[in-house]
Predicted 3D model of a 104-nucleotide RNA (c-di-GMP-I riboswitch aptamer) from a soil metagenome.
Its Rfam family is "c-di-GMP-I riboswitch aptamer". Gene Ontology term of the family: cyclic-di-GMP binding.

RNA sequence: AAAGGGCAAAACCGUCGAAAGACGGCGACGCAAAGCCAUGGACCUUCGCUCUCUGGGACGAACGCCAAACGCGUCCGUACGAGAAAGGUCGCCUGGCUGCCGAA
Numbered sequence: 001a002a003a004g005g006g007c008a009a010a011a012c013c014g015u016c017g018a019a020a021g022a023c024g025g026c027g028a029c030g031c032a033a034a035g036c037c038a039u040g041g042a043c044c045u046u047c048g049c050u051c052u053c054u055g056g057g058a059c060g061a062a063c064g065c066c067a068a069a070c071g072c073g074u075c076c077g078u079a080c081g082a083g084a085a086a087g088g089u090c091g092c093c094u095g096g097c098u099g100c101c102g103a104a
Base pairs, nucleotide, nucleotide: 006031007030012025013024014023015022016021029091035097036096037095040093041092042089043088044087049083050082051081056076057075058074059073060072
């Protein structure tokens, strides 16, 4: 070189997950490491966490008599918002490890 083979994107279905996504089925866009590794960069997600805090709640002071409301202060804190991986992607890059066939 040739030949034999390998993997399987999207979409769809199912399961898991808060999500990103993963796994299985189906399916082939592609892939010579599209085999493995997430400790580097990049990107994705945000359950929980931190911050903020509309509405709401609790408490306090003041209102030259009392009580309440509004307002003020402190605290709690749902939604929205912001931050952030310990969650992901090796089919984004880099790096590491391993590896099939192979004529002349």

The sequence is in RNAcentral, with records from MGnify. The coordinates come from a structure-prediction model, not an experiment, and the mean pLDDT is 83.